[in-house]
RNA sequence: UAUCGGGUCUUAUGCAACAGAAACCUAUGAACCUCGUCAGGUCCGGAAGGAAGCAGCGAUAAGUGGGAAUUUUUGUGUGCCAUAAGGAUGCCUGAUAGGA
Numbered sequence: 001u002a003u004c005g006g007g008u009c010u011u012a013u014g015c016a017a018c019a020g021a022a023a024c025c026u027a028u029g030a031a032c033c034u035c036g037u038c039a040g041g042u043c044c045g046g047a048a049g050g051a052a053g054c055a056g057c058g059a060u061a062a063g064u065g066g067g068a069a070u071u072u073u074u075g076u077g078u079g080c081c082a083u084a085a086g087g088a089u090g091c092c093u094g095a096u097a098g099g100a
Stems, first nucleotide, its partner, number of pairs: 001097008009086006015079002017076007024067005034059004042051003
């Protein structure tokens, strides 16, 4: 110097990381328009008994607060990890050949 290969470059897919959201756990949570149990009292009945049911208590709905791990989902040059395709010039690198 030439040829070939690889990297750097672009795109796509996948995976991981980070951030957010949801599911999950827990706490709280409805005077009544949720449920259960319904003291007292009320109603029906001659009685036995029955009915509805306030307060209270308990369990929860919507919601709100807190929380590890895992799952689902969204996004991002976070990774330049993997695979495939593409690629002018330039740069880096390896091999081969020739020359100095």
The RNA shown here (Bacterial small signal recognition particle RNA) has 100 nucleotides and comes from Candidatus Muiribacterium halophilum. The source organism's lineage runs through Bacteria, Bacteria candidate phyla, Muiribacteriales (SeqCode), Muiribacteriaceae (SeqCode) and Muiribacterium (SeqCode). Its Rfam family is "Bacterial small signal recognition particle RNA". Rfam's curators write: The signal recognition particle (SRP) is a universally conserved ribonucleoprotein involved in the co-translational targeting of proteins to membranes. Its mean pLDDT, the model's own confidence on a scale to 100, is 77.